[in-house]
RNA sequence: CUCACUGGAGAGAGGCCGGCGCGCCCUCGGGCGAUGCCGGCCCACCGAAGGGGCAAGGCACGCCGAUUCCGCCGCCAGCGGAAGCGAGGGCGGCGCCGAAUCUCUCAGGUAAAGCGGACAGCGAG
Numbered sequence: 001c002u003c004a005c006u007g008g009a010g011a012g013a014g015g016c017c018g019g020c021g022c023g024c025c026c027u028c029g030g031g032c033g034a035u036g037c038c039g040g041c042c043c044a045c046c047g048a049a050g051g052g053g054c055a056a057g058g059c060a061c062g063c064c065g066a067u068u069c070c071g072c073c074g075c076c077a078g079c080g081g082a083a084g085c086g087a088g089g090g091c092g093g094c095g096c097c098g099a100a101u102c103u104c105u106c107a108g109g110u111a112a113a114g115c116g117g118a119c120a121g122c123g124a125g
Stems, first nucleotide, its partner, number of pairs: 001125003005121003012043001014042007022033004044110003050106001051104003057097003061092004067083006
């Protein structure tokens, strides 16, 4: 990383309109009802498919700057060795990389059931 099994949250049974189906009424034109299904628009909300954003830190760049690193020693100091003119170190920002269960809410989702589901457990490759 893949496969199989298991577990797995959150948020409106929202409003309006239309169509199909069901039940009732009927003057057979239609009307009414509901927790059925589909579609469109609107409002409210959720975060755990996916997607976007960000920290420390690193890289590069610019400026400052000559000492820095290793061994002995608990540290300082001392001794020895190695390296060295832009090293180590410091500062800077419209540069680049850079995480999440954080954040955004694009996508997706919001009765039960079903589907999906980050992540986790067990097993195998």
A computed fold for a 125-nucleotide RNA from uncultured Rubrivivax sp., annotated as Glycine riboswitch aptamer. Lineage of the source: Bacteria > Pseudomonadati > Betaproteobacteria > Sphaerotilaceae > Rubrivivax. The coordinates come from a structure-prediction model, not an experiment, and the mean pLDDT is 79. It matches the Rfam family "Glycine riboswitch aptamer". Its family is annotated with glycine biosynthetic process in the Gene Ontology.